[in-house]
Context: one part of a larger RNA
Order: sequence, then structure tokens, then C1' cells
RNA sequence: UGUUAGAAAACUGAGGAGAUCUGACCCUAGUACGAGAGGAUUGGAUAAGAUCUACCUAUUGUGUACUGAUUGUUGUGCCAACAGCAUCGUCAGGUAGCUACGUAGAGACGGAAUAACCGCUGAAAGCAUCUAAGCGGGAAGUCUACUCCAAAACAAGUUUUCUUUUAAAGGCUCGUAAUAGAUUAUUACGUUGAUAGGCUAGAGGUUGUAGCAUAGUGAUAUGUGGAGCUGACUAGUACUAAUUAGCCGUAUU
Repeated sequence: UGUUAGAAAACUGAGGAGAUCUGACCCUAGUACGAGAGGAUUGGAUAAGAUCUACCUAUUGUGUACUGAUUGUUGUGCCAACAGCAUCGUCAGGUAGCUACGUAGAGACGGAAUAACCGCUGAAAGCAUCUAAGCGGGAAGUCUACUCCAAAACAAGUUUUCUUUUAAAGGCUCGUAAUAGAUUAUUACGUUGAUAGGCUAGAGGUUGUAGCAUAGUGAUAUGUGGAGCUGACUAGUACUAAUUAGCCGUAUU
């Protein structure tokens, strides 16, 4: 831009893409078969390999805005307590998120038409013959079936609802953001509000703050005290910011 009024939703599925994997153990059965050695067809069941998809409850890793320990040095006048720099100075842990080495799942069943091939009936050709008329079986392959996309499928589809001079219905700009993200787009919300921040409470993390008291010459230890601190997580709460507003949009060819 089109789809012939404009919108908001929900669908159908022409068509397309993906996937299609593999061996092993056990039972059937040491059966059929075979002198023996050996050793099935078939049907069932079990776990596994490779590949793919999703996810983060648990396990693993990361986690430079979380917690603690610690070395050197500088500073806050000094002690104590803190802060800066040194690869995040180094080290030990670790929430959310991301993740695999982790967890869960998938290739199933079935149907249709067939290939090679195997048949039934059966003449030409009194026989025979799967074929000439006719009727069957038959593959990891084909079409379905399974998952995803999909009406620009220009034959441009379907259903429901809304709306127009009382200037609509609806949308955009703008703002707060994230289950989204390079930008854009998408999604949630915009005071008739929990969208983000803050605050309060909690979860989770770290591991026992400062000060004071007691014990010890002291380094330190114990008590106050599951203490203090705490990013992304979960709730509540309008304190702050989503203000005010502007624009597009309404029926012949």
C1' cells in the first nucleotide's frame, strides 16, 4: 500500500517448514530347524546411545552493584571504627538472571494408495497362465497422521462485537516500565492507577556489626544477639514519577 466504510478481537487452513534415527539385553525359547555344532521367524518387554525441544524445583557453573575474611599503602587529627587504590587487590561463600555437567519430554499408534515381489479367478490359445476384463496382499519410501508458521491463499476467506457531523469507534504522539529489546517492534500500566522507584514486612544470602560489659599482661574470647548488613526475588503501601495535552481517523469511480 492492497484486500472497496472504518475498527477491536477470535478463528479456518490452501500452502510451507520441522521431525522421521539406532543398536543391545531379557522373555517367547535353548523352542522350530539340525546327526551334531549351532540356532531362529514372530510377538512382548527393559534400559541405553546419538540428535532435538523446553525449563531452572533439586545438582553444577557464573553471579566486577550481596556478605564476610585478609595483605600493602594513603586518608578521615590520634585510638577504635571506616573509606580509597592495588586484576572485583586477593581469598571463602552466594540471591535473581543466564546456564549444563542438571531436570523433563520427543521420534508413538493408526489409516490410504503403491514399488519390487507374492497371489485369487480367468480367457485369447477346450490345456496352462497373477492380466488381457475383474479382485487381493505388499516397504524405514509416497500421501496422511505429529509439532510449528500461515488469508498478499490478489479467487486477498470466516465468526462475534463496536462506530460516524451531537466530530465516533479506535489508534498514534507522550510518560512509568519489562515476561520484550541493538534501534524499532512487542507486552503491562498511565490517578477510575500498584507500571517503576522509595518505604514497610518477608524470602533467600552471609555468618555473629558497632558500642558497652566481663575474662585475660596480651593477641583474643564470651555476653548483649539467629546479631548486623543485604542487587535483581515475593507481597503490601500512592510518598515520588506516569501531568496537562496534541494529532490521526468518518462510505462513487
The part of an RNA shown here (large-subunit ribosomal RNA, domain VI) has 253 nucleotides and comes from Jakoba bahamiensis.
The full RNA is in RNAcentral, with records from ENA and SILVA.
The organism belongs to Jakoba, within Eukaryota.
Its Rfam family is "Bacterial large subunit ribosomal RNA". Rfam links the family to the GO terms structural constituent of ribosome and ribosome.
It is recorded under the gene name rnl.